[in-house]
The prediction has a mean pLDDT of 78. The RNA shown here (Bacterial RNase P class A) has 376 nucleotides and comes from a Candidatus Geothermincolia bacterium. It is recorded under the gene name rnpB.

Order: sequence, then C1' cells, then structure tokens
RNA sequence: GGAGUCGGCCGGGCGAUCGCAGGAGAUCACGUCUCUUGAGGAAAGUCCGGACUCCACAGGGUAAGGGAGCUGGGUAACGCCCAGGCGGGGCAACCCGACGGCAAGUGCAACAGAGAGCAGACCGCCAGCGGCCUCCUGUUAUGGGAGGUGCGGGUAAGGGUGAAAGGGUGGUGUAAGAGACCACCGGCGCGGGCGGCAACGUUCGCGGCCAGGUAAACCCCUCCCGGAGCAAGGCCAAAUAGGAGCCGAGCCGCGACCCGCGGCGUUCGAGGUUCGGGUAGGCCGCUCGAGGCCAGCGGCGACGCUGGUCCCAGAUGGAUGAUCGCCGGUCGGUGCGAACCGGCCACAGAAUCCGGCUUACAGGCCGACUCCCUCC
Repeated sequence: GGAGUCGGCCGGGCGAUCGCAGGAGAUCACGUCUCUUGAGGAAAGUCCGGACUCCACAGGGUAAGGGAGCUGGGUAACGCCCAGGCGGGGCAACCCGACGGCAAGUGCAACAGAGAGCAGACCGCCAGCGGCCUCCUGUUAUGGGAGGUGCGGGUAAGGGUGAAAGGGUGGUGUAAGAGACCACCGGCGCGGGCGGCAACGUUCGCGGCCAGGUAAACCCCUCCCGGAGCAAGGCCAAAUAGGAGCCGAGCCGCGACCCGCGGCGUUCGAGGUUCGGGUAGGCCGCUCGAGGCCAGCGGCGACGCUGGUCCCAGAUGGAUGAUCGCCGGUCGGUGCGAACCGGCCACAGAAUCCGGCUUACAGGCCGACUCCCUCC
C1' cells in the first nucleotide's frame, strides 16, 4: 500500500419566530402568563420469554394437544446470551449448523437400471453337471470322448445403470468367485485405562458385527407448558327505557291564580321517592423500573455484588411540528484558483411495561485481528 474478518458507537449541529402535549407555580376562576420536560436504535414485525390483571383449577398422576432437543454456565425467564465439544466452509482472521434416536416399529424414494430394501443377474466369468444337436469310438445293449447350442445350473471379481448397488487394499482359496478365510486400514457395538464437571477426546482389548438414505415422514425417548389479554381490570356515574321496594289519590296540559274543558289514573296504580344493574362521559391502572450512568471488586466470558449519582414522554382522534438564517456533509455547474450558485439530508416514529430475536437503514467514526505485496 492492497484485500478482508470481527466488535463497539454516532446517525446532522447552533440560533430566532410561531405552534402542540404533560408537570409545577401565579391569578377567585373557563382562561391567561411564567418556568420546565417532550421518540428510537430500531419506537417496526408482533416471532419467543416474562412482569402485571382477571377467569379457571386449587394436592398428585395419566391421557390428549402444543413446544424445546450436543454439554456446562448466565438470567426473573426464554427458542436469548456466554464458554466449550462435534460436523461443515475459508490459505487465514473467522463464519455456519433444523446437533437426541432409522442398530425399536411402520412408511417413502421420480428417471435410468437385470436388481432400490427378507436385494439382483443384462453383458461377462465358470464346468466338477443335466437336456438337445453333430462327429469319433466301443458294445448285443446301457456307455466313453470331442465340439456346438447357451435352455437349465454356479458366481458377484470386472463391465453397464444410478444420487445411492449391502466396507476398502492385498493375499489365501476356488471350476470361476465371494468376510468364505487371513493381514492391515476404516466404521459400528461391547468392555476397560487415561484426560475433562460434562459434551467429548485418546488409547487398549474383544466381536466379521459391516448395519444404505430419509425423523423439515409417522413415530420413540427426555424435558417444559392452564386460558385470555391494559379494549386486562377497577372506581365514579347523567339522560332515556326497563326492573325491585315503599308512599300513594290524585297528577298533567291550556302562561301565574280561580273557574272551566281535556288527558292519564284510584283491583290492571297516575304521580312521587328510594335502591340496584347499566350506556354516554370522567377517573384510576399509567409509568420509579428485573431503570440509566460512574467507580471498585469477582468471573476467560455472558453476568453478578457493593458504593455513589440521576429522574428520563405518558397522549386517548391520539402532542413531540413548521418556517427562516448560519455551519456541516454530499452531488452538479461556473472559475487558473480562492470562491460563488443551485439541488439533496438514511430507515422510521411511542400507546401497560420489561428481556430478547428478526427485519429496514444515506453517510460517518473508533478499536482488535488475518492474508498478500513493497521498503528499511
């Protein structure tokens, strides 16, 4: 100098004017004024795990259904995180893993191929056989020998098909062959030693045991799980209609009063009053919390403990905005240059709260590490 890997962080700044929402204060007060606070790393997807609330069960077990699945640790908990093991990828830093069981049972596998799951025989290989044909030979006769045919038989080395053909190499063996047998290598199972908490690693012995793939097929094994969700849930509470109890002979309209008229009632109860449910509406839940920051200590680490310090949105048709100026970044144009002019500013946006995961993201900063080239 080039190419990469991993981790952490920022994600426009300052000022002015107008406006919105929460809190506190002043004003008797609707209101007004002053002060103060006001989005994110993902507030998103709503995919996991919890807190909280109500309902159900209130003890244990089983079944069903759903989920998790190498080991150890962290955590309130997790399907998250950390450390490690094993497998795969990369020269490496490092990255990825749906990582229990197919040697329990059942199932599935296109095409090609003879055969694909208690395997199979197309080509090939084989003669110690049978059949048939031809020839030779011998006999009274059955017979003996050679060749052919490749119909039956043996075989699974070699060829061929396939993603996959039931370990590999060499030998013994045989008619030809084959773990049929032997040596070595590989795998598996069983038993032991050593290291490790463990996953696992390593090593020794025994067994020819050689067992294909698929559990993101059913299934088996181990472990976990009650349901609904802040529109949870609770409190206050109109109008109208309806319900219950009590009082009750009057009540209502025509403007107050009297008269009069009309309507509804006095067993079917007008009207009054009380109570309860409940709608609109209001309030609580609501934001101080498994909280942030700093320091020390323990731990490889995730994280924990101790001390100090800070208060940091709570709306409910839903505030957190708009305009202008200067600076910053970037792109384009003009210009020798200084500079000037113009455009643009990532993804997105709270709604009970918290821990994760995943997804989106212009541009920029910091740190650690790997490989290659060059120079001293």
Rfam family: Bacterial RNase P class A. About the family: Ribonuclease P (RNase P) is a ubiquitous endoribonuclease, found in archaea, bacteria and eukarya as well as chloroplasts and mitochondria.
The source organism's lineage runs through Bacteria, Bacillati, Actinomycetota and Candidatus Geothermincolia.